[in-house]
Predicted 3D model of a 90-nucleotide RNA (Glycine riboswitch aptamer) from Paracoccus sp. MKU1.
RNA sequence: CCGCGUCAAGCGGGAGAGCGCCGGUUCAGGCCGGCCGCCGAAGGAGCAACCGCCCCGGAAACUCUCAGGCACCCGGACCGCUUGUCGAUC
Numbered sequence: 001c002c003g004c005g006u007c008a009a010g011c012g013g014g015a016g017a018g019c020g021c022c023g024g025u026u027c028a029g030g031c032c033g034g035c036c037g038c039c040g041a042a043g044g045a046g047c048a049a050c051c052g053c054c055c056c057g058g059a060a061a062c063u064c065u066c067a068g069g070c071a072c073c074c075g076g077a078c079c080g081c082u083u084g085u086c087g088a089u090c
Base pairs, nucleotide, nucleotide: 004087005086007084008083009082010081011080012079013078018036020035021034022033023032024031025030037070038069039068043066044064045063046062050058051057052056
């Protein structure tokens, strides 16, 4: 130097499920509330393989749906690229 990892930012990709019904508001798009039906990949919670500094703790894409979501937009775990920060190894 190249490569590896943490965190952050930018760009790109990114699934699922009613364009549900009723009422209000709006010029409309949309928004708010109620009712039923559904989804899981924001967040949250639970069990757990396993791991650790082991009388305790960490822990999922599994499970639950509190929250969130169910035309478009927005969001979206996760992945890729770029840049930066910090670090491990050499």
The coordinates come from a structure-prediction model, not an experiment, and the mean pLDDT is 82.